[in-house]
Context: one part of a larger RNA
RNA sequence: ACCGGCGAGUUACGUUUUCGUGCGAGGUUAAGUUGAAGAGACGGAGCCGUAGGGAAACCGAGUCUGAAUAGGGCGACUAAGUACGAGGACGUAGACCCGAAACCAUGUGACCUACCCAUGAGCAGGGUGAAGGUGCGGUAAAGCGCACUGGAGGCCCGAACCAGGGCACGUUGAAAAGUGCUUGGAUGACUUGUGGGUAGCGGAGAAAUUCCAAACGAACUUGGAGAUAGCUGGUUCUCUCCGAAAUAGCUUUAGGGCUAGCGUCGAAUGAUGACUCUUGGAGGUAGAGCACUGUUUGAUUGAGGGGUCCAUCCCGGAUUACCAAUAUCAGAUAAACUCCGAAUGCCAAGCAGUUAGUAUCGGCAGUCAGACUGCGAGUGCUAAGAUCCGUAGUCGAAAGGGAAACAGCCCAGACCACCAGCUAAGGUCCCCAAAUAAUUGUUAAGUGGAAAAGGAUGUGGGGUUGCACAGACAACUAGGAUGUUAGCUUAGAAGCAGCUAUUCAUUCAAAGAGUGCGUAAUAGCUCACUAGUCGAGUGACCCUGCGCCGAAAAUGUACCGGGGCUAAAACAAUUUACCGAAGCUGUGGAUUACCUUUUAGGUAAUGGUAGGAGAGCGUUCUAUGUGCAGAGAAGGUGUACCGCAAGGAGCACUGGAGUGCAUAGAAGUGAGAAUGCCGGU
Numbered sequence: 001a002c003c004g005g006c007g008a009g010u011u012a013c014g015u016u017u018u019c020g021u022g023c024g025a026g027g028u029u030a031a032g033u034u035g036a037a038g039a040g041a042c043g044g045a046g047c048c049g050u051a052g053g054g055a056a057a058c059c060g061a062g063u064c065u066g067a068a069u070a071g072g073g074c075g076a077c078u079a080a081g082u083a084c085g086a087g088g089a090c091g092u093a094g095a096c097c098c099g100a101a102a103c104c105a106u107g108u109g110a111c112c113u114a115c116c117c118a119u120g121a122g123c124a125g126g127g128u129g130a131a132g133g134u135g136c137g138g139u140a141a142a143g144c145g146c147a148c149u150g151g152a153g154g155c156c157c158g159a160a161c162c163a164g165g166g167c168a169c170g171u172u173g174a175a176a177a178g179u180g181c182u183u184g185g186a187u188g189a190c191u192u193g194u195g196g197g198u199a200g201c202g203g204a205g206a207a208a209u210u211c212c213a214a215a216c217g218a219a220c221u222u223g224g225a226g227a228u229a230g231c232u233g234g235u236u237c238u239c240u241c242c243g244a245a246a247u248a249g250c251u252u253u254a255g256g257g258c259u260a261g262c263g264u265c266g267a268a269u270g271a272u273g274a275c276u277c278u279u280g281g282a283g284g285u286a287g288a289g290c291a292c293u294g295u296u297u298g299a300u301u302g303a304g305g306g307g308u309c310c311a312u313c314c315c316g317g318a319u320u321a322c323c324a325a326u327a328u329c330a331g332a333u334a335a336a337c338u339c340c341g342a343a344u345g346c347c348a349a350g351c352a353g354u355u356a357g358u359a360u361c362g363g364c365a366g367u368c369a370g371a372c373u374g375c376g377a378g379u380g381c382u383a384a385g386a387u388c389c390g391u392a393g394u395c396g397a398a399a400g401g402g403a404a405a406c407a408g409c410c411c412a413g414a415c416c417a418c419c420a421g422c423u424a425a426g427g428u429c430c431c432c433a434a435a436u437a438a439u440u441g442u443u444a445a446g447u448g449g450a451a452a453a454g455g456a457u458g459u460g461g462g463g464u465u466g467c468a469c470a471g472a473c474a475a476c477u478a479g480g481a482u483g484u485u486a487g488c489u490u491a492g493a494a495g496c497a498g499c500u501a502u503u504c505a506u507u508c509a510a511a512g513a514g515u516g517c518g519u520a521a522u523a524g525c526u527c528a529c530u531a532g533u534c535g536a537g538u539g540a541c542c543c544u545g546c547g548c549c550g551a552a553a554a555u556g557u558a559c560c561g562g563g564g565c566u567a568a569a570a571c572a573a574u575u576u577a578c579c580g581a582a583g584c585u586g587u588g589g590a591u592u593a594c595c596u597u598u599u600a601g602g603u604a605a606u607g608g609u610a611g612g613a614g615a616g617c618g619u620u621c622u623a624u625g626u627g628c629a630g631a632g633a634a635g636g637u638g639u640a641c642c643g644c645a646a647g648g649a650g651c652a653c654u655g656g657a658g659u660g661c662a663u664a665g666a667a668g669u670g671a672g673a674a675u676g677c678c679g680g681u
Base pairs, nucleotide, nucleotide: 001681002680003679004678005677006676011093012092013091014090015089016088017087018086019085020084021083022082023081026048027047028046032042033041034040052059053058062074063073064072065071096234097233099231103224104223105222107220108219114198115197116196117195118194119193120192121191122190123188125157126156127155128153132149133148134147135146136145137144161185162184163183165182166181167180168179169178200216202212203211204210209218237616238615239614240613241612242611247260248259249258250257251256261367262366263364264363265362266361267360268358269357272356273355274354275353276352277350278349279348280347281346287340288338289337293334294333295332297330298329299328300327304323305322306320307319308318309317310316370395371394372393373392374391375390376389378387379386400411401410402409415589416588417587418586420585421584422583426579427578428577429563430562431561435576437575438574439573440572441571442570448565454549455548458546459545460544461543462542463541464540465539466538467537475533476532477531478530479529481506482505483504486500487499488498512527516525517524590606591605592604593603594602595601596600617670619667620666621665622664623663624662625661626660627659628658635654636653637652638651639650641648642647
C1' cells in the first nucleotide's frame, strides 16, 4: 500500500410536542394479592383533569391589593381531558465515536545513576630532590656557607586503570552513543569490588533543571476513569418536496453561546402580503448658490497703524513703490455653510390592475470566519486581490455557453431520453461549428495584440485667414548702394562688445544707421528688400479621426490562445445571412402541486450545501401463515433480464445442508475515509 473483518445518536428515568388507540367530565392504577404464568382478575393508596386568586390565613366565579362598593393585577364569561403505544426534541446520566497535556490516591523501584556508610582491592617504569640529619668551614656562642645524606609533593614524564578535548568514520550503525587516530588525569578532592542507606508534595546533586532502570521542571504501576476537551478528525443504504445564514443585541465575549432575523413542517386565517398605477405626505442628499457661518483672489475706497521729513516742551504738520479695517464691484470655495433644491427611495390611502401569500400559534433546525463585481461614502496615497459601511448582482449552495485557461465578469438557472428545430452572450481564414459576405471610409504602426507627461512637415475630415496669371511659394541668375567708420564709448568699435537716438537723409527696380556667420579692428560670406527666369497654386492658425517616438528584466519566442492576417482575418459606420447553451420549441417518459367537462385530461413546477419534511430498499432475530431442499439449501463464480434508485429474479457451473416468501414485531441494521483497530498478502 491493497484486500477482508470490526468500527460511531444508544439505553434508563423524567419533561414537552405530534400521531395512533381506549374511555371521556372524567381518565388511570402503583406496590401488593391471586394465579402454572411476564395472561387475566383483584387492588382507588396515589397521580392528572374538572376553578381561580392570594406569601398565607382564607375567600371563591371571583380573588388579591386597598379605608374603599374606586382603580388596577391575575382569573371566569369563550371549558377536554386522561392512560398506554410510536415518532421529534430537551433534561439528568460517559449520552454519537476516538483523542490530550494534566490532577488525586494506593503501591513498586537506588541491580542504571547521584551522594553517603561499612569492609576489601588496585596504581609498570622513569624523573625532580622539600623539611630534617651528618661532616667540614665560620662565630665568644648562634645565625650563616659548602658537601654528603634524606625522600616530601591534590610535583614532573609515562603504561595498567579512569576520563572523553579534537578530527574522521558510522547515522535503516557492528553499536538506541560506538570505532580509528589523537588527547587529559594517572599517590589522589584517585580508581574499583562486595554489602548497606536516602523515594516522588520525595531523594541525591564540586549545581547542568543534572540524576533517580535507554524520554524526569517532578519516576513508574494500578485505581478515581469512559477525568475534562467552547478544539481537530470521523460518523456507514436510496429516492422525492422545500431550502438558508455568514446580520443585530448581550456575553471574562470575539473561531463559543443565548434571543431575534433568515429555513422547514403542522395548525389557523382570508384580517392581509408583493408589484404596478393614482392621490396625499414628511425630508435637505446630488446639483447649485454665496443670503448666513467659515475660507479666499483682484480692483476701487482708504479709518487706523508703520516708515521718512519738519517741528520737538506739548499740541502737531507734510509725505509715502509699506500693512490694512470698513464699504463697493468682479471672481472663487465647504462632510460638520444653505437664499435654494431634484431623481430615486420612504410613509399612508384607494371602489384600481396583476398576483399569492400572511398578521398569529406550535414542533424541528442550521447560521453568527463570508468572497468578488458595479454604484454611493469613510480610512488609506481618490494605493492594495487592503479595510469598513450602504445598495444591487453573482459565487457561497449553480452545472451549461462565452471570456485561450479563469468560484465572484457576460449569457443562461441542468426532472429524464432524442443522430430534430430556433436563439442568447459571443462569433463565422485554419486549428474550430458558422461569411476568405456586402457597402463606405480609416490605419502602414503588425497599430490592432500593454503605459504617461512631453515631442514631431505621419496621414484622413472640417473650418478661419493671408499671398497668387497685374505671375505668388520654392529654386536659379543679378543687385543688395551713397552721406557714413551715424553719435558716444573705446587701445580699436567701421551694420554686427556695449550705450544713445520719433533709426535721419540721398540715389533708386530695390537695399535696415542692418538678420546671422566672421575679423584684434577692417575685410569676407549671408539675410531682409528688388529685378529677371519659371508658370499654378502656396503659407499661417483652430477643431477633430487613426497612427509615430517616449518604451530596459530576469529558464524560451512569451503583452493576438496558436498558425497566420494589410482595399484585412485590424479599426469606424451600415446591412443581410449563418453558427452558437443543459435557454426556448418539438416528440416520448417520470414525479409533485392545483384544477376539472373525475380516473383520464389540463395548467404550472421538479439545480441545490447547512438544514426541515416525506416515501422506500436491504440485513439479523421473533411470531403467525405458506413454500423449497442430497432428483442438491445457504454461500461462491458468470450472465445480454426487471425496477427511477437503494435493490430483485432467472439460468449454468461450483458447493454440500439447510433456507425462502407474505404479514406484523424487535434491533449489536447498511462503511471509503477517523495519521481508525485486527488479520492476511
Large-subunit ribosomal RNA, domain II from Streptococcus devriesei, 681 nucleotides, folded computationally. The source organism's lineage runs through Bacteria, Bacillati, Lactobacillales, Streptococcaceae and Streptococcus.